[in-house]
RNA sequence: AGAGUUUGAUCCUGGCUCAGAUUGAACGCUGGCGGCGUGCUUAACACAUGCAAGUCGAGCGGUAACAGGCGUAUCAAUACGUGCUGACUAGCGGCGAACGGGUGCGUAAUACAUGGGAAUCUGCCCUUUGGUGGGGAAUAACCCGGCGAAAGCCGGGCUAAUGCCGCAUGAGAUCUUCGGAUGAAAGCGGGGGAUCGUAAGACCUCGCGCCGAUGGAUGAGCCCAUGUCGGAUUACCUAGUUGGUGAGGUAACGGCUCACCAAGGCGACUAUCCGUAGCUGGUCUGAGAGGACGGCCAGCCACACUGGGACUGACACACGGCCCACACUCCUACGGGAGGCAGCAGUGGGGAAUAUUGGACAAUGGGCGAUAGCCUGAUCCAGCGACGCCGCGUGUGUGAAGAAGGCCUGCGGGUUGUAAAGCACUUUCGAUGGGAACGAAAUGUGCCGGGCUAAUACCCCUGGCUAGCUGACUUUACUCAAUGAAAAAGCAUCUGCUAACUCUGUGCCAGCAGUCGCGGUAAUACAGAGGGUGCGAGCGUUCAUCGGAAUUACUGGCGUAACGCCCACGUAGGUGGCUACGUAAGUCUGCUGUGAAAUCCCACGCUGCAAGCUGUGAUACUGCAUUCGAGACAGUGUUGCUUGUAGUACACGACGACGAAAGAGGGAAAUCCCUGCUGUCAGUCGAUGAAAUUGCCCUAUAUUAUGCGGUAGACACAUCAGGGAGCAAAGGCCGCUUUCUGGUCCAGACUGACACAUCUAAUGUCGUCAAAGCGUGGGGGAGCAACAGGAUUAGAUACCUUGGUAGUCACGCCUAAACGAUGACGACUGGAUGUCGGAGGGGUCUGCCUUUCGGUGUCGUAGCUAACGCGUUAAGUCGUCCGCCUGGGGAGUACGGCCGCAAAGGUUGAAACUCAAAGGAAUUGACGGGGACCCGCACAAGCGGUGGAGCAUGUGGUUCAAUUUCGAUGCAACGCGAAGAACCUUACCUGGCCUUGACAUCCGCGGAACUCGGCAGAAAUGCCUUGGUGCCUUCGGGAAUCGCGAGACAGGUGCUGCAUGGCUGUCGUCAGCUCGUGUCGUGAGAUGUUGGGUUAAGUCCCGCAACGAGCGCAACCCUUGUCCUUAGUUGCCAUCAUUAAGUUGGGAACUCUAAGGAGACCGCCGGUGACAAACCGGAGGAAGGUGGGGAUGACGUCAAGUCAUCAUGGCCCUUAUGGCCAGGGCUACACACGUGCUACAAUGGGCGGUACAAAGGGUUGCCAACCCGCGAGGGGGAGCCAAUCCCAAAAAGCCGUUCGUAGUCCGGAUCGGAGUCUGCAACUCGACUCCGUGAAGUCGGAAUCGCUAGUAAUCGCAGAUCAGCACUGCUGCGGUGAAUACGUUCCCGGGUCUUGUACACACCGCCCGUCACACCAUGGAAGUUGGUUGCACCAGAAGUAGGUAGCCUAACCGCAAGGAGGGCGCUUACCACGGUGUGGCCAAUGACUGGGGUGAAGUCGUAACAAGGUAACC
Repeated sequence: AGAGUUUGAUCCUGGCUCAGAUUGAACGCUGGCGGCGUGCUUAACACAUGCAAGUCGAGCGGUAACAGGCGUAUCAAUACGUGCUGACUAGCGGCGAACGGGUGCGUAAUACAUGGGAAUCUGCCCUUUGGUGGGGAAUAACCCGGCGAAAGCCGGGCUAAUGCCGCAUGAGAUCUUCGGAUGAAAGCGGGGGAUCGUAAGACCUCGCGCCGAUGGAUGAGCCCAUGUCGGAUUACCUAGUUGGUGAGGUAACGGCUCACCAAGGCGACUAUCCGUAGCUGGUCUGAGAGGACGGCCAGCCACACUGGGACUGACACACGGCCCACACUCCUACGGGAGGCAGCAGUGGGGAAUAUUGGACAAUGGGCGAUAGCCUGAUCCAGCGACGCCGCGUGUGUGAAGAAGGCCUGCGGGUUGUAAAGCACUUUCGAUGGGAACGAAAUGUGCCGGGCUAAUACCCCUGGCUAGCUGACUUUACUCAAUGAAAAAGCAUCUGCUAACUCUGUGCCAGCAGUCGCGGUAAUACAGAGGGUGCGAGCGUUCAUCGGAAUUACUGGCGUAACGCCCACGUAGGUGGCUACGUAAGUCUGCUGUGAAAUCCCACGCUGCAAGCUGUGAUACUGCAUUCGAGACAGUGUUGCUUGUAGUACACGACGACGAAAGAGGGAAAUCCCUGCUGUCAGUCGAUGAAAUUGCCCUAUAUUAUGCGGUAGACACAUCAGGGAGCAAAGGCCGCUUUCUGGUCCAGACUGACACAUCUAAUGUCGUCAAAGCGUGGGGGAGCAACAGGAUUAGAUACCUUGGUAGUCACGCCUAAACGAUGACGACUGGAUGUCGGAGGGGUCUGCCUUUCGGUGUCGUAGCUAACGCGUUAAGUCGUCCGCCUGGGGAGUACGGCCGCAAAGGUUGAAACUCAAAGGAAUUGACGGGGACCCGCACAAGCGGUGGAGCAUGUGGUUCAAUUUCGAUGCAACGCGAAGAACCUUACCUGGCCUUGACAUCCGCGGAACUCGGCAGAAAUGCCUUGGUGCCUUCGGGAAUCGCGAGACAGGUGCUGCAUGGCUGUCGUCAGCUCGUGUCGUGAGAUGUUGGGUUAAGUCCCGCAACGAGCGCAACCCUUGUCCUUAGUUGCCAUCAUUAAGUUGGGAACUCUAAGGAGACCGCCGGUGACAAACCGGAGGAAGGUGGGGAUGACGUCAAGUCAUCAUGGCCCUUAUGGCCAGGGCUACACACGUGCUACAAUGGGCGGUACAAAGGGUUGCCAACCCGCGAGGGGGAGCCAAUCCCAAAAAGCCGUUCGUAGUCCGGAUCGGAGUCUGCAACUCGACUCCGUGAAGUCGGAAUCGCUAGUAAUCGCAGAUCAGCACUGCUGCGGUGAAUACGUUCCCGGGUCUUGUACACACCGCCCGUCACACCAUGGAAGUUGGUUGCACCAGAAGUAGGUAGCCUAACCGCAAGGAGGGCGCUUACCACGGUGUGGCCAAUGACUGGGGUGAAGUCGUAACAAGGUAACC
């Protein structure tokens, strides 16, 4: 510090996710030791048991227990007595119990934090000061009696005090009318010389205590300011409320309380209400700013079963006190009582989850005490838990035969791996035994010194010295010895992010997953294994917080991604020209106080180090406050200025569809109505893609026909004039006139920052506001939602059409894609060019040039922007103010409030749930029922077919024992693989057989191989049998071959063409597809390759930020067309001779053959074009613009085809899915389709005669002549290994003749009979011949195919395969030989450019809504239940205060009677619980119901994306 994820790819926006750190954690697996920390986050739920607050005998009366002494009895044990002593139960009294410890319910301020303040109190402690005199009355304990189960209580009697009450005194204190008045105390202990006293003691002194006061310290109370969570779907709250006067009350100020008076107080700077929450120092995280948290430790607060209350006291409204009320638990004799772990342990419960009913007061601290000491679950320690942090260990060195085993393998090896074993060492730690610290120093005792004192005594100086005592932890830390590698490693992960890879299993199953996503037979993603990586006594997971997240931004944004309010005015608020002077609240600087300690930071020190601990420090605590200053900025006061703004007046003005009202009656078209004329069809008009619904008229004096003329109403203002300009805040505004009114502009003058000054603008305004809609017994009616009809359609609640109502106008409602998707105002920053309204200057003066102000457009510099784009009218650079945004969906929905008419709706505006995207701009493709250009037998123009018939052949389907083997399936499967299924082929079926196999290699044994014949059988096969002994040799044997045996293996036309190679089809012989360098762009990419021409062509030329290059095109190759040269046999024959015949002699001219050359290049001429490329025409030429034909197929597409040509990975079968054999099948047949052949006839059929090819094939062959047969064919044998011989007859054609339009002398299917040939064999199932038979068919519906010249059409010939089987297929060959193309509108396919796109699996795309089903969350709902709270009323425990006529009463006063005072009771006020009634809010639940989300391949349509087929959207 970033990374993954939206896309085919890119940039951006934007969310989701990850890597880090952290925790009072939990869970899973695992677990050796130690140190230091830490441990109910949930039920403030309920609690058994024990302990957690006592102490003082030096305050008191005393003596129950223990110990001792004394006395009596007694030999003793022992018994009894005695408070005499140490001590001390219970009691009175004092102090403490208000601390310490726990918890976080409540509390949003009565709290806390920080900083201030004045009207207060403060036990114990300290300083200073004054006192401590004299009396009195009671009461517990105890004794007696009584009640009760108990808890406990009552009555009588005795007694003490540092308990209680007076009197005296009063320095000071309080009050005061300034005269005065009021009001205290307690003793106890130690020591003792003189004096007094019988004694006790007095007395003196020391110490402690007590009372009054002063000051302090400490602690506490009160007040103020500022700060402290969320919600406005909580906007108004408040009657003791706000203030005053007086009184009461308090320690103290105060409405704290009361009486009276006034009517205030708080609130948008968030009152009130609701929800949540103890606050802080700090902790975690972060670069910081911030964000989250407040467990341990420390400060403050609150609470103690729940609620209320006071008492005591210095302090409480009191955790281990009291009273009352409720709930709960326990005891009970049923009458009544007891209790409060949110102290420490512990129990139950709840929960994912949190410890021992331990030891000790040794240390630190606290309470009491003069002390010793006692008490202390505070505390210090130990125990349990890897809960956290830190440290240590589980061995070290050597060791290659790179062992074994495992795993992988290309079979060679690699890896685990120096790892192990082995050898040599070490002993931390653990276990055993021994030694052994620190934490302990005081108090106290002894001695010495000083003080007090009359004193050597006591006491004090917490003085000095010396000696001794005190340890829970402790089986301590630490250390020594001996033993022995001995007792000690796991967890997660390995597709990317993210370090780490292979095999096997599984087969969208099982499963994984933080995210993207893996898994459908070759999974580095599941599971296991081997190996690796990371961390390590831990590792991983889960929850949570911060970070990354610049994803709430003080820090980023708002044209199109989410985001500028529809517009204006304007309140609060914010903001503020120039100049000078003053001031000092803001601002800045310094000093001071404070900001507790701990924490953090720095350095040193102590634990061996570390974690940890301790003390010191700091520039740390970024804060608050006091105070001295500064005077720039901003505030404020004053002075001046003129540029901003505003106003005023004047002068000339200018502008315009700005607005409102009134008026005139303006014109074209449309509609309706009227009148007459015009004119004519038999039906017409109208409408449309085409129609129909519809309309009126009708054989005319007609009409919605045509034209002319006239009238009426409504709507809107055509032409002019607009693709333009103007006005207005926006919505919006367009015929004309008038009146009223708003605004703007230009040129000067005055005022002078002032005038509610300027700008902006939350809340606001009976503000303005298109269209639609609603209301108004308002207005109007031409065209038109709804609706009805007609069409279209599968349907058509639409588009089209015929009718047609509300509405359209006026007034209220206030929303729009109210848009420039761009808030308002101001300033600054190059230009160019239009246009509108002014003003000025110049000129050759209508017109031209130029300056300037204000508007409105276009293009562009810098700059900005993700890009598109914006660009002085900013989206540039700045300032001020406002509004708004924070992933998509749910949803602008629900609920609540407000507005509205009890409307439509608007405004404000969520959540649950769900997804990993949604989105912007641009790029490349693809696509479009987008555009432009171009090409092709693509259409058109033609010729001939197919589709109808019969047959052939292939396919589908069906059938079958046989998927009647398998494959090929739109074009690009279907006369295809198959260039030839009777057996074989053959892969299929049935049956019979074989199992190392029909075939290959290796091993062992035996035999040469091979061969004649017989029997069984369908054959395979089985049994028997004859002949035969070979070749090489180093004599061992070997080669070839056959048989037997065992196993390695063979074999498979079994599966996967979606694991593959190779080959092939197709787009397409279409003209395209790319690269290097450069340039442009953030980038994907672009450029080049686009443009202007041209071409068959990305062919060439020109231009150009491109310049070049490659694969394609073309050419080079073959063939054909002309000529030449060479060569003439088997070919040829002009001339000469010869023959029946190029038969022979001869010839080498010609044809032909086959080798090599020539020729054609827009080369030449003319024209067009741009002086180009090229095109058009012409000449010459055998051939002219690629001469014709072939071969040749770019980058790629279709997971195209083929595992059955072959090859091949993986899987599968192995007495079978392999191998052999026979028979059958591939040839089936209701039917459907493709491709063909033959026809339907006279351009023909039959018969007779006659002519002309090319290219092939031939020894397992072609086969001549001749003979036989009607013929297929048979016999025969010449020739030929081929320019020689043969197949071989070419056919159409030509000549002649016949048939005469008919199911025929057309057509030949089918069937009957007889034959031929091939072959082991023609039944299923061959071809051919002859005789007979003579079907359909008379030119073919919708639709559809081929072809542009030697082509179509037509005619025959040959070949491959092959025993045979092809006049119908295929591949070639030649013969005869046309027609037509105006042209590119349309159909199909293709190419280039451009445009739109929500497509990228790319239109066979994407995608919307209803319905049906399942699940999920949620709204409404008659209600029901619970919680909380307001108001009104009833009620009133305990308690306090007031009153008191009843009862009781020790101290004081009084001789007494009695009084003062007090208590009980009663009563009044306040008040908790409780009750009644009525509201608000919240939660749960609810028959039924509304929409929403998700889900598999459901149903119906096709709304959107292209002009999405009616442009889309608000």
Small-subunit ribosomal RNA from an uncultured bacterium, 1514 nucleotides, folded computationally. Model confidence (mean pLDDT): 80 of 100. The sequence is in RNAcentral, with records from ENA, Greengenes and SILVA. It matches the Rfam family "Bacterial small subunit ribosomal RNA".